[in-house]
RNA sequence: GCUGGAGUAGCUCAGUUGGUAGAGCGCUUGAUUCGUAAUCAUGAGGUCGGAGGUUCGAUUCCUCUCUCCAGCACCA
Repeated sequence: GCUGGAGUAGCUCAGUUGGUAGAGCGCUUGAUUCGUAAUCAUGAGGUCGGAGGUUCGAUUCCUCUCUCCAGCACCA
C1' cells in the first nucleotide's frame, strides 16, 4: 500500500428486505433476611465510532474518515 471483518447501554452481544433501539450481566430503589449473599419486583442508563449524501423517514443504503483484528504485497 491492497483486501476482508469488527465498532450499538459500564461489560458481553442481538437487532432491522429503511418506520418509536433490545437482552444478559452490572448499577439504583424497594421487598424478603437479625445481617450479608441469593431470590423477586422496580427504575435509570444510548448523538448505534465521526462527518457528509440519498430519503417523508437512516443503526440499516451510498461516499469520505478514525480505531482495532486478520490476510496479502513491498522495503531494510

This is a predicted structure of a 76-nucleotide RNA (transfer RNA) from Betaproteobacteria bacterium RBG_16_64_18. NCBI's taxonomy places the organism under Bacteria, Pseudomonadati, Pseudomonadota, Betaproteobacteria. The sequence is in RNAcentral, with records from ENA. RNAcentral records the identical sequence in 2 taxa. The coordinates come from a structure-prediction model, not an experiment, and the mean pLDDT is 81. It matches the Rfam family "tRNA". It is annotated as a transfer RNA. Its family is annotated with triplet codon-amino acid adaptor activity in the Gene Ontology.